[in-house]
């Protein structure tokens, strides 16, 4: 350079058009213990990378930008 994938909460991850985004670890409160661990409970925390576009409706579909990554050369 060419082609190709990814981008969702403090890390990892589901979700491929419909009303409140999913789980995991982590964080906090509480219970429980003389205490801590470790088990229940309950809880905050996401402009789903950005711009535009199509749709009644977009994490999702196009199109272009950044960003990381892989293949050839």
């Nucleotide at each position: 350079g060419u082609c190709u994938u990814c981008u969702u909460g403090g890390c990892g991850u589901a979700g491929u058009g419909g009303u409140u985004a999913u789980c995991g670890c982590g964080u906090c409160u509480g219970a429980u213990u003389u205490a801590c661990a470790c088990u229940c409970a309950g809880a905050a925390g996401g402009u789903c990378u950005c711009c535009g576009g199509u749709u009644c409706a977009a994490u999702c579909c196009c199109g272009g930008a950044a960003g990381a990554g892989g293949a050839c050369a």